[in-house]
Context: one part of a larger RNA
RNA sequence: CGCUGGCGGCAGGCCUAACACAUGCAAGUCGAACGGUAACAGAAAGUAUCUUGCUACUUUGCUGACUAGUGGAGGACUGGUGAGUAAUGUCUGGGGAUCUGCCUGAUGGGGGGGAUAACUACUGGAAACGGUUCUAAUACCGCAAAUGUCGCAAGACCAAAGCGGGGGACUUUCGGGCCUCGCACCAUCAUAUGAACCCAUAUGGGAUUAUCUAGUAUGUAGGGUAAUGGCUUACCUAGGCCACUAUCCCUAUCUGGUCUGAGAGGAUGACCACCCACACUGGAACUGACACACGGUCCACACUCCUACGGGAGGCAGCAGUGGGGAAUAUUGCACAAUGGGCGCAAGCCUGAUGCACCCAUGCCGCGUGUAUAAAAAAGGCCUUCGGGUUGUAAAGUACUUUCAGUCGAGAAGAAGGGUGUGAAAUUAAUACUUUCAUACAUUGACUUUACUGAUAGAAGAAGCACCGGCUAACUCCGUGCCAGCAGCCGCGGUAAUACAGAGGGUGCAAGCGUUAAUC
Numbered sequence: 001c002g003c004u005g006g007c008g009g010c011a012g013g014c015c016u017a018a019c020a021c022a023u024g025c026a027a028g029u030c031g032a033a034c035g036g037u038a039a040c041a042g043a044a045a046g047u048a049u050c051u052u053g054c055u056a057c058u059u060u061g062c063u064g065a066c067u068a069g070u071g072g073a074g075g076a077c078u079g080g081u082g083a084g085u086a087a088u089g090u091c092u093g094g095g096g097a098u099c100u101g102c103c104u105g106a107u108g109g110g111g112g113g114g115a116u117a118a119c120u121a122c123u124g125g126a127a128a129c130g131g132u133u134c135u136a137a138u139a140c141c142g143c144a145a146a147u148g149u150c151g152c153a154a155g156a157c158c159a160a161a162g163c164g165g166g167g168g169a170c171u172u173u174c175g176g177g178c179c180u181c182g183c184a185c186c187a188u189c190a191u192a193u194g195a196a197c198c199c200a201u202a203u204g205g206g207a208u209u210a211u212c213u214a215g216u217a218u219g220u221a222g223g224g225u226a227a228u229g230g231c232u233u234a235c236c237u238a239g240g241c242c243a244c245u246a247u248c249c250c251u252a253u254c255u256g257g258u259c260u261g262a263g264a265g266g267a268u269g270a271c272c273a274c275c276c277a278c279a280c281u282g283g284a285a286c287u288g289a290c291a292c293a294c295g296g297u298c299c300a301c302a303c304u305c306c307u308a309c310g311g312g313a314g315g316c317a318g319c320a321g322u323g324g325g326g327a328a329u330a331u332u333g334c335a336c337a338a339u340g341g342g343c344g345c346a347a348g349c350c351u352g353a354u355g356c357a358c359c360c361a362u363g364c365c366g367c368g369u370g371u372a373u374a375a376a377a378a379a380g381g382c383c384u385u386c387g388g389g390u391u392g393u394a395a396a397g398u399a400c401u402u403u404c405a406g407u408c409g410a411g412a413a414g415a416a417g418g419g420u421g422u423g424a425a426a427u428u429a430a431u432a433c434u435u436u437c438a439u440a441c442a443u444u445g446a447c448u449u450u451a452c453u454g455a456u457a458g459a460a461g462a463a464g465c466a467c468c469g470g471c472u473a474a475c476u477c478c479g480u481g482c483c484a485g486c487a488g489c490c491g492c493g494g495u496a497a498u499a500c501a502g503a504g505g506g507u508g509c510a511a512g513c514g515u516u517a518a519u520c
Stems, first nucleotide, its partner, number of pairs: 001514003006367006012360002014325001019323003023320003029072002033070002036066002040064003043060006080278003089203002092200004098195002104190006110143001112141002121132004148157003162183006170177002204250003212240002216238002219235005255273002257268004281300004303314004331357001333356003339353001340351004370400004380391004404461001406456004414447001417443001419441008464509005469490003475504003479500001485492002
């Protein structure tokens, strides 16, 4: 691709244009860091009405909460793709000159200061975005330092922040101080994990590529880096690689694996896992424990869009989806219930990761399309030596069954936790608080019209495809007449074709069967 097509389970699903992308979503979170209050809900106070506690309005961040903002940690994970890369990669085995947020185990931790968003007021601009005037902090900046860093030593240098729950004395400017518990913060040491670097072996093709190389090869000194190093700079020496294939060109992510094969090998790298590389194209740094950062910043090219023409906005190789290309590849679905991740004390919020559902015979596996009986060996078809043979127990008929699909009902597991209360223990000055354990109660399912199962009516709804000359399992008739045609190879067809076409019969597979393409 052709013909055909009942059900289920488990997998897989743009191999082509790393082509361009409308739209929606894919990275949010913390009020127990902060100043606050736009919306919602409550409370208090006031005003009005008078139905004397209902309604309406106003005020107050007072409370639950919370838009925008400052701040924190996270946006370096997860997810996608394979363009580049033949070694700055990967695989295996080693190495020493390093860093490491969160987690774990230890030790030790005081006191001050000045700004700036938001808001208010004014104001520039079409917009994007700004300008002037206040204020807060776990934001920012000084002081105090050792078992830290540098140093042979003397010595020099380096930090921080609070917040929440509860409370008997004492104290108070009634906020608190103070005590205690929890969570944060700083420094140092150690573990763990992760990361960076170096070496060796292996890892395609081409000699119709034989030489290549000046930071090039080594050293000294300075710089730089978390760290070694020509990594970089100055100076000195003139070296270094190469037929064990350098350099150049072409092709290509790598591996565990996968297919095949008795093996050795050969081919391959879909899915899953791991490493690497990339994020419109090219370049660059900032922040940070980690990036030179897919959904961050800056510059430039190309392309698209907005514009008041002054200037601005964008990047699906995330999930769906669109156009295009193509022989060819799915839904603009549901849910955070589970697992995992981010933030948070927690409740919780977010999560196109993930779990599921939809579509597709794309693959593998399982099941079904009835069962038993039934000879007058019915009719019909086909063949015939005209006797009969065959289709064929096949059908009809008779007696049964009801898987699956259909309808109606019942109904698990995936749920562990979290919440509220009670009790005990730990902690503590404390019978507060908090934590742990136990226990009681009410609960948390997208899938789900779930799996499994009960009832129900009726053989009822369910078989095709290729082949039949030899290789190769399976034969006759009719038509055609080197024509029409077949064909993987040998080869069939020119008037009795088992090889073309049709029919009857048969053979092989079977919800598939053939063909084409590819590998062994």